[in-house]
C1' cells in the first nucleotide's frame, strides 16, 4: 500500500457500489417458458336471433374457460467453476462447410387422397398411467402435375416444392424452390500459456497410404489392406495442481502475485452412458438406461434432482429478504389487443468498501470547582467548564413538489427537491505513549501478574505489566488477525555472485550446443524504417459535461506491449560464392628433462643362514622393564640367500593435463622449447550428457615377504592409560591381473584470447659482444605501480581492464543424512530432500584479556642466608556449637590481637523481668504557676519509679495595670525517637592492585571503519628517566623535585642546658663568671656525575676514582595517576526509599556479649648451658606528669601501705635501663619450664560470684627445637635486650614508639608468585574461576525403517452386457403409392430376433499415492 475479508470495542446521517472466498454437501415450500382461435376440430360457460311439440334444436358473436391437434419459442437469457495443462483460452491466420427468425432480389402457390388425437363406448391399474372399438378436422401427414434458377450425372440423362388465414376486398400475414447479405455456428494451424527427471523414454489406429464407408465439413473420424512409421532432452510419457482472458493489487520501471463483482470464451447441470426431435442440443426447470440418495404406495409399482430466485438444514471465523413491480430496459409467442418474464428496475439486511456532512459557533480568568502532579512556592486538565449571546447544516414536525413518460401507463413513493417550526436540542470512540515512532508522570506489583511485531521489560523507585492524571494519532471508525506485492540488488533482464564469508567439476579428450580472425559481391532470416490490417466494450491516462460536492455517472480523445501483411534500407549478425595469412596446423635443423612402458643390470645397508675369534652380557629408556644371550648372544671376520629402496649430486631445480615422477643401461613411445620456412588457408576456443585416467587406504585371485608396520600381545608411565615410550607382531606395504573412484585431489584461484609500469633472482634456448653485459622467446620464485578488494591480499603466472564457453551458490542446524534410482564382490560412491528447531551462524579486521607461546626487563619473587609458624601450655580472635541471649559487622591474598587505644555496672547495640506514651532530646499553639538548682534524712521497691520532711540558695527588663523573653507542670496536636531493613539507591571516608610506571588529550596524518600514530624503534633509567631516531608536533595527570626528619658545617640565641680557660667551694656545673664545646631550636650552607680517566654514537648514560661529613635517587618518612574488584562501611557521620509509632522508640535492675567435645589464625612463655640462679654495677632515647608524677624516710618476705619535699616540667618525679661483667649449676624433665591447683593477702572501684590486675607460700602439666606445609628479612636491617605511651578507676603477651646489642647471605634469573613493555595465536569479551564436546538419566516433538493392514487413484487381460445407435433378418404385423372389378400381391413400414461396439459390474495381476502399525534408527528441544 490493498482486500469479496473476518474478529474485539464503539456506532449519528446520506449516496454509490459490493455480499456463501467453506460442502459441485443435501434440500420443505413458492416462484423462474410460455405463447398463438387470424392453423385445426370438439366441448362447455356467456349474449343475441331464429324455431319450437316448450322436452330442446339451430344460427351468430365472445377481450370467457381448461384441455387435445398444430405453429414457434424452451439449444436464449439466469446459475457454477467440479473437471480440464487441452487448439480450453488470447493472439494472428486459413479452407473443406451448415445456418430457423431477419433483409435484398428471381420464380411460384395448380389438382387430389389416406388417416388420427381431442370426443364417444368397454375394458386394467391404489396411483402414475394405459389397451382396445367406433367417429372427425387442419398451415398435422402422402402421392401426382409443373421446374427460371437448385442437385446428381457415365454429360446421353435423371430426380426434388408448396398451405392455407384474416380482410373495410384496396390487400395483409402466410407457404414453396433458390441467389445474396447480415448476424451466429462447426473445423483446421503458427505462436503464447504452472511445477517435478527421486517421471526418460512414450505409441498398434499408434505414423502414413491405397479402397470403402462416414459428416454440414477437411482428417485414422470409422474399416479392410500395405508399410513402419511418429512424438522426445528446444523436455515426450507420467505425477501434482488449475477454468482461461480483458482486467485487479503492487511496484520507479522490469518484474510478482492474482483471475470475486463487470464483460468476451470454454466446461458443467445428482454420478456415469446414450441417443431422438431441432436450423441449432447429444439439451439446469426434454427423454432412455445404469448407479447412489430421498420420497409416496394397496407391496403389484411408481416419482424426483434450487451450481434459476427467495428460502431451509449441514460446513465454517464468516457472506443478506421465502419482498415489490413489469413502470423503464431487453427477451419469447401473436397480424394486435395482450400474455409470460426471480432477466431487469426497485425496495429490505450489513460501517463490508470508496465518497460527502453532522455531533455546534462566539465571548468567557476568579485561571472557579473536582482530579492528577508537587520541590508544598505551585504547575496541569484549561476558554476547556460554568455564566452570557448567537445559528440550525443532519435528524424531527407540518406544507408543497419535479423528472424518469413521447398521447396513455409510475413498483420505486411518505421519492429527489423547495418552505415553515421547535430547540444546541437526538448525535463520539478507538488504539498508542521504551526504540524503530509522534507523544510522561504518580500509584500498585515484585522474574508475580502479566506484556511482547523484532530488540527486549518484570527479581523493591517499572516513561515496557495493571490502573488513574496527561498526551500522540486516526476518527464513524479504530485496532488485532490473515492473506498479497514492496522495501529484498535475499534467484541480480534490468540488477549479484564463487582465494579466506555459501560457491571452480580431482584432471584431461571429446559429441550435441553456444560463441568466432581478415577483404569482397549476393541474399534480406535477424535487425532498422514506414504503410495497411487487428489490438471487442468496459477498464487506467487526458479533456469536457451531469448529480449542491465528490464517490460515482455521460461524451469524446489518446494509448495498446504484441501479431500478420506490404514496401523499402543492407552498417552489424546470420546464410551463400570467391579471396587472403596474422588464429591453428604443418616442414626442416637444434635442445632440455626424475614424462610413461618394457626388459636386464649395480652397488652401499638392513635381516637371516654357514663357519671362525671370543665372553658376559647385550638390548632399550627421562629412569626401567618386557626381550635376546653360557645350548655362547652383542662385538668382530669370511662366504652365502632374500627382498625391499635408491644416501651424495639436490636446487621456491625439472617434466607431467591432474594423480605423480629420483641408481644406471637399452628399446619402444607421449609432450614442450628455440631457430629458420616451401605448404594448408579459420581447419579455431569451450564443452552439457559421453569416454578415459585419477594418492593413499581397501577388495578378489595367484605369487613374494628383507625391513617397516594397524590389529593383537607384553613391559613401562598413569588415579587410570583401550595412548604418547619400548619389546616383538599379523594383514597390508612389493610384482601380475581385475575392481574400488574417494582427499585439505589445494594455488582453498575453471579453460582460452588480448591489453595494462617497473625492479631483482633463477631453469632451458636463440643472437651480438674480448670481456664485462646486452638484447629476444619459453617456464619458474621475490618485490612493486596503476588498478581492484569487506579487508587480508592479489598485482603480465591477477584476485586489474574486457570477450567467449563450461561448472557451482542463495541463512545455520537438520545433512551430504533418509527414501528413490544409478555403480559396486564388498566397504561404499554418485544424485539428493522434508518435517523440525533457532536469530543467528559465517569472513577479516581491531581493543583488551587469556596462554603448561616467544623475547626483553623487576620485586626478600626465587635461589643465598638469618630467625620463625606449624607440635606443648597460656594470651586473643574466628568457625562451630551451645545458650533466654551468648549484640552486630568483617571472609582467599585485600575477614579472623580486625570495628575495640582497654564489656565487672556503665559502655551495650543482646536476653528476662518490672515500668513510661507528645515521650530520655528539638520547634510551635493553650492554660497554670514563677524563678529555680543543690544537698541531707527517710517510706515501698531489686532499681526506674512513686510519695514524706530538712536545710542552703532563689529571674532579668520594665511605662510597675500588666506585658515580654526565661523557666517549670498539666492538655491536645503536628511531631519527637529508631545501633530497624536495603553499602546491590547514595554521599563521605577506606582498603587492593601499587609507590606498579603507566592513563590520556589537543591538533595534524593514515584508515570505509573500530581503530592506530603520537606512547612503537636503537640505548638507557628506580621510573612513558633521558638521549638519538621516526607523520607527527605539543600538552595534562602520574614519575622525579618541591615538605618533614637523620646525617656534617655556619650563623644567632644561652635557661632550666653545658663547663674549655678564671675564682669560691659543703666537692654536687654547688657559686660567681663565660657562651669556647655539647645540646636545644630557628635560618642558612653543602651533592650537580660538578672534577679526571675509560666506555658509548662528540648522546643520554655507566664504570672507576679523587676530593668529600655524605656519592650517584644520601637513609627514612609524607605523598598513591586513569581505574578495577556492585570491595568495606546505612552500627562513626549525612541521606533517598521503605518499615515501627502505648513500640522495632524510652527508663531501670539482673544476667549476656567471658559458654565449650572441637577446628583455624595471630602472638606471648618456653623446651635449656650463647642458659638458669645469685651478686656486681656503667651507658640510652622517645615520652607522660595536678581528680596528675611523686622523691626521700619509715612499715611490711612482697603486693603495697604510711607521710609527703619537689614539680603545671631542658630545673622536680616517672626512672631500676636491660642485655653486658664475675660467681655457681653440668645434661637431668633438672637449681629448665612455667600451665594448673590451693591457701593468706594487696590495690582499684558503689560493687571483683559469673568476670578484674598483682603479691607471698605451696602445688609443678604439657614441652627434649616440632610432619605435610608455610612467614619475615638485603645493614644499623634481621636477630636480642629493655624503655615509653594512648585507651585507662582498675585490667596489655595486643597496638604505637624510643634507645642499646647487633650479624650472616645474594652465584644468579632455569623455576614458583606478582607485576611492566613488545610480539604471536585466539572459536575468550561478566575475558581461562573463559569458552566447550560426546555419552548416559529423564520429559517432549517432528521424522527414517518396520511383519502387515485399510483406502485412494491408475495401467493391462478376460468375463458380463442396459438403454442406444448401426447393420442382418424380419414366417407376426401392416391406412395412404403401384397392379387387380374383387380376392390378392408388390413396394416399403413397424413389432420381435440376431450381431459388432459400449456405461456400470465382476474376476486376476501389476504401478502409484496416502492413513495406521508392535518394535527400533537416528534429530531437534529443555
Nucleotide at each position: 500500500a490493498a482486500c469479496g475479508a473476518a474478529c474485539g470495542c464503539u456506532g449519528g446521517c446520506g449516496g454509490c457500489a459490493c455480499g456463501c472466498c467453506u460442502a459441485a454437501c443435501a434440500c420443505a415450500u413458492g416462484c423462474a417458458a410460455g405463447u398463438c382461435g387470424a392453423a385445426c376440430g370438439a366441448a362447455g360457460c356467456a349474449u343475441a336471433g331464429a324455431u319450437u311439440u316448450c322436452g330442446g334444436u339451430c344460427u351468430a358473436u365472445g377481450a370467457c374457460u381448461g384441455a387435445g391437434u398444430g405453429g414457434c419459442a424452451g439449444a436464449c437469457g439466469g446459475g457454477u467453476g467440479a473437471g480440464u495443462a487441452a487448439c480450453a483460452c488470447g493472439u494472428g491466420g486459413g479452407a473443406a462447410u451448415c445456418u430457423g427468425c431477419c433483409u435484398u432480389u428471381u420464380a411460384g402457390u395448380g389438382g387430389g387422397g389416406a388417416a388420427u388425437a381431442a370426443c364417444u363406448c368397454c375394458g386394467g391399474g391404489a396411483a402414475a398411467c394405459u389397451g382396445g372399438g367406433g367417429a372427425u378436422a387442419a398451415u398435422a401427414c402422402c402421392g401426382c402435375a409443373u421446374a427460371c434458377g437448385u442437385c446428381c450425372u457415365u454429360c446421353g440423362g435423371g430426380a426434388g416444392a408448396a398451405a392455407g388465414a384474416c380482410u373495410u376486398c384496396g390487400g395483409u400475414c402466410g407457404c414453396u424452390a433458390a441467389a445474396a447479405g447480415a448476424g451466429g455456428a462447426g473445423c483446421c494451424c503458427g505462436c503464447g500459456u504452472u511445477g517435478g527427471a527421486u517421471u526418460a523414454g512414450g505409441u498398434a489406429g499408434u505414423u502414413g497410404g491405397u479402397g470403402g464407408g462416414g459428416u454440414a465439413a477437411a482428417a485414422g473420424c470409422c474399416u479392410a489392406c500395405c508399410a513402419a512409421g511418429c512424438c522426445u532432452a528446444c523436455g515426450a510419457u507420467c505425477c501434482a495442481u488449475a477454468g482461461c482472458u480483458g482486467g485487479u493489487c503492487u511496484a520507479a520501471g522490469a518484474g510478482g502475485a492474482u483471475g470475486a463483482u463487470c464483460a468476451g470464451c470454454c466446461a458443467c447441470a445428482c454420478u456415469g452412458g446414450g441417443a431422438c426431435u431441432g436450423a441449432g442440443a447429444c439439451a439446469c426447470g426434454g427423454c432412455c438406461c445404469a448407479g447412489a440418495c430421498u420420497c409416496c404406495u394397496a407391496c403389484g409399482g411408481g416419482a424426483g434432482g434450487c451450481a434459476g430466485c427467495a428460502g431451509u438444514g449441514g460446513g465454517g471465523a464468516a457472506u443478506a429478504u421465502u419482498g415489490g413491480a413489469c413502470a423503464a430496459u431487453g427477451g419469447g409467442g401473436g397480424a394486435a389487443a395482450c400474455c409470460c418474464u426471480g432477466a431487469u428496475c426497485c425496495a429490505g439486511c450489513g460501517a463490508u468498501g470508496c465518497c460527502g456532512c453532522g455531533u455546534g459557533c462566539g465571548u468567557g480568568a476568579u485561571g472557579a470547582a473536582g482530579g492528577c502532579c508537587u520541590u508544598a512556592g505551585g504547575g496541569u486538565u484549561g476558554u476547556a467548564a460554568a455564566g452570557c449571546g448567537c445559528u440550525u447544516u443532519c435528524a424531527g414536525u407540518g406544507g408543497g413538489g419535479a423528472g424518469g413518460a413521447u398521447a396513455a401507463u409510475g413498483a420505486c413513493g411518505u421519492u429527489a427537491c423547495c418552505c415553515a417550526c421547535a430547540g444546541a436540542a437526538g448525535a463520539a470512540g478507538g488504539a498508542c505513549c521504551g526504540g524503530c515512532a509522534a507523544a510522561c508522570u504518580u500509584c500498585g506489583u515484585g522474574c508475580c501478574a502479566g506484556c511482547a511485531g523484532c530488540c527486549g521489560c518484570g527479581g523493591u523507585a517499572a516513561u515496557a505489566c495493571g490502573a488513574a492524571g496527561g498526551g500522540u494519532c486516526c476518527u464513524a471508525g479504530c485496532g488485532u488477525u490473515g492473506c498479497u506485492c514492496g522495501g529484498a540488488a535475499u534467484g541480480a533482464c534490468u540488477g549479484g555472485g564463487c582465494g579466506u564469508a555459501a560457491a571452480g567439476g580431482g584432471c584431461g579428450c571429446g559429441u550435441a550446443g553456444g560463441c568466432g580472425g581478415u577483404c569482397u559481391g549476393c541474399u534480406a532470416a535477424g535487425u532498422c524504417a514506414g504503410g495497411u490490417g487487428u489490438g471487442a466494450a468496459a477498464g487506467c491516462c487526458c479533456g469536457g459535461g451531469g448529480c449542491u460536492u465528490a464517490a460515482c455517472c455521460c461524451c469524446g480523445g489518446a494509448a495498446u506491449a504484441g501479431c500478420a501483411u506490404u514496401u523499402g534500407a543492407u552498417a552489424c549478425u546470420g546464410g551463400u560464392a570467391g579471396g587472403c595469412u596474422u588464429g591453428a596446423g604443418a616442414u626442416u635443423a637444434a635442445g632440455a628433462g626424475a614424462g610413461g612402458u618394457g626388459a636386464g643390470u649395480g652397488g652401499a645397508a638392513u635381516u637371516c643362514c654357514u663357519a671362525g675369534u671370543g665372553u658376559a652380557g647385550a638390548g632399550g629408556u627421562g629412569a626401567a622393564a618386557u626381550u635376546c644371550g653360557u645350548a655362547g648372544a652383542u662385538a668382530u671376520u669370511a662366504g652365502g640367500a632374500a627382498g625391499a629402496a635408491c644416501a651424495c649430486c639436490a636446487g621456491u631445480g625439472g617434466c607431467g593435463a591432474a594423480g605423480g615422477c629420483g641408481g644406471c643401461u637399452c628399446a619402444c613411445u607421449g609432450g614442450c622449447u628455440u631457430a629458420a620456412u616451401a605448404c594448408u588457408g579459420a581447419c579455431g576456443c569451450u564443452a552439457a550428457g559421453g569416454c578415459g585416467c585419477g594418492a593413499a587406504a581397501g577388495c578378489g585371485u595367484g605369487g613374494g615377504g628383507a625391513g617397516c608396520a594397524a590389529a593383537c600381545a607384553g613391559g613401562a608411565u598413569u588415579a587410570g592409560a583401550u595412548a604418547c615410550c619400548c619389546u616383538g607382531g599379523u594383514a597390508g606395504u612389493c610384482c601380475a591381473c581385475g575392481c574400488c573412484c574417494u582427499a585439505a585431489a589445494c594455488g582453498a584461484u575453471g579453460a582460452g584470447u588480448g591489453c595494462u609500469a617497473a625492479a631483482u633472482g633463477u631453469c632451458g634456448g636463440a643472437g651480438g659482444g674480448a670481456a664485462a653485459c646486452c638484447u629476444u622467446c619459453g617456464g619458474u620464485g621475490u618485490u612493486g605501480u596503476a588498478g581492484u578488494u569487506a579487508a587480508c591480499g592479489c598485482g603480465u603466472u591477477a584476485a586489474g581492464c574486457a570477450c567467449u564457453c563450461c561448472g557451482c551458490c542463495u541463512g545455520a542446524g537438520g545433512a551430504g543424512u533418509a527414501c528413490g534410482g544409478u555403480c559396486g564382490c564388498a566397504a561404499g560412491a554418485u544424485u539428493a530432500a522434508a518435517a523440525c528447531u533457532c536469530a543467528a551462524a559465517g569472513a577479516a579486521a581491531u581493543u583488551g584479556a587469556c596462554g603448561g607461546g616467544g623475547a626483553c626487563c623487576c620485586g626478600c619473587a626465587c635461589a643465598a642466608g638469618c630467625g620463625g609458624u606449624g607440635g606443648a601450655g597460656c594470651a586473643u580472635g574466628u568457625g562451630g556449637u551451645u545458650u533466654a541471649a551468648u549484640u552486630c559487622g568483617a571472609a582467599g591474598c585485600a575477614a579472623c590481637g580486625c570495628g575495640c587505644a582497654g564489656a565487672a555496672c556503665c559502655u551495650u547495640a543482646c536476653c528476662a523481668g518490672g515500668c513510661c506514651u507528645u515521650g530520655a532530646c528539638a520547634u510551635g499553639g493553650g492554660c497554670a504557676c514563677u524563678a529555680u538548682g543543690g544537698g541531707c534524712u527517710u517510706u515501698g521497691g531489686a532499681a526506674a519509679c512513686a510519695g514524706a520532711g530538712c536545710c542552703c540558695u532563689u529571674c532579668a527588663c520594665u511605662u510597675c495595670g500588666g506585658g515580654u523573653g526565661g523557666g517549670u507542670g498539666c492538655c491536645a496536636c503536628a511531631c519527637a525517637g529508631g545501633u530497624g531493613c536495603u553499602g546491590c539507591a547514595u554521599g563521605g571516608c577506606u582498603g587492593u592492585c601499587g609507590u606498579c610506571a603507566g592513563c590520556u588529550c589537543g591538533u595534524g596524518u593514515c584508515g570505509u571503519g573500530a581503530g592506530a600514530u603520537g606512547u612503537u624503534g636503537g640505548g638507557u633509567u628506580a621510573a612513558g628517566u633521558c638521549c638519538c631516531g621516526c607523520a607527527a608536533c605539543g600538552a595534562g595527570c602520574g614519575c622525579a623535585a618541591c615538605c618533614c626528619u637523620c646525617g656534617c658545617c655556619u650563623u644567632u640565641a644561652g635557661u632550666u642546658g653545658c663547663c674549655a680557660g678564671c675564682a669560691g667551694u659543703u666537692c654536687g656545673g654547688c657559686u660567681g663568671g663565660g657562651c669556647a664545646c655539647u645540646c636545644u631550636a630557628a635560618a642558612g650552607g653543602a651533592a650537580c656525575c660538578g672534577c679526571c680517566g675509560g666506555u658509548g654514537g662528540u648522546a643520554a648514560g655507566c664504570c672507576g676514582g679523587a676530593g668529600g661529613a655524605a656519592g650517584g635517587u644520601g637513609g627514612g618518612g609524607a605523598u598513591g595517576a586513569c581505574g578495577u574488584c556492585a570491595a568495606g562501611u546505612c552500627c562513626u557521620c549525612a541521606u533517598g526509599g521503605c518499615c515501627c509509632u502505648u513500640a522495632u522508640g524510652g527508663c531501670c535492675u539482673g544476667g549476656g556479649c567471658u559458654a565449650c567435645a572441637c577446628a583455624c589464625g595471630u602472638g606471648c612463655u618456653a623446651c635449656a648451658a650463647u642458659g638458669g640462679g645469685g651478686g656486681u654495677g656503667a651507658c640510652a632515647a622517645c615520652g607522660g606528669g595536678a581528680a596528675g608524677c611523686a622523691a626521700a624516710a619509715g612499715g611490711g618476705c612482697a603486693a603495697c601501705c604510711u607521710c609527703g619535699a619537689g614539680c603545671a616540667a631542658a630545673u622536680c618525679c616517672u626512672a631500676a635501663a636491660a642485655a653486658g661483667c664475675c660467681c655457681u649449676c653440668u645434661c637431668a624433665g633438672u637449681u629448665c619450664a612455667g600451665a594448673u591447683u590451693a591457701c593468706u593477702c594487696u590495690c582499684u572501684g558503689c560493687a571483683a560470684c559469673u568476670c578484674g590486675a598483682g603479691a607471698g607460700u605451696a602445688u609443678g602439666a604439657a614441652g627434649g627445637u616440632g610432619g605435610a606445609a608455610u612467614c619475615g628479612c638485603u645493614a644499623g636491617u634481621a636477630a636480642u635486650c629493655g624503655c615509653g605511651g594512648a585507651u585507662c578507676a582498675g585490667c596489655a603477651u595486643g597496638c604505637c614508639g624510643c634507645g642499646g646489642u647487633g650479624a650472616a647471605u645474594a652465584c644468579g634469573u632455569u623455576c614458583u608468585c606478582g607485576g611492566g613493555u613488545c610480539u604471536u595465536g585466539u572459536a575468550c569479551a561478566c575475558a581461562c574461576c573463559g569458552c566447550c564436546c560426546g555419552u548416559c538419566a529423564c520429559a517432549c516433538c517432528a521424522u527414517g525403517g518396520g511383519a502387515g493392514u485399510u483406502g485412494g487413484u491408475u495401467u493391462u487381460a478376460c468375463c458380463u452386457u442396459a438403454a442406444g445407435c448401426u447393420g442382418g433378418u424380419g414366417a407376426g404385423c401392416u391406412a395412404a403409392c403401384c397392379c387387380g372389378u374383387a380376392a390378392g400381391g408388390g413396394a416399403g413400414g413397424c413389432a420381435g430376433c440376431c450381431a459388432a461396439c459400449c456405461a456400470c459390474g465382476g474376476u486376476a495381476a501389476g504401478g502409484u499415492c496416502a492413513g495406521c502399525g508392535a518394535c527400533u534408527g537416528g534429530g531437534g528441544u529443555g
The prediction has a mean pLDDT of 85. This is a predicted structure of a 1422-nucleotide RNA (small-subunit ribosomal RNA) from an uncultured bacterium. Its Rfam family is "Bacterial small subunit ribosomal RNA".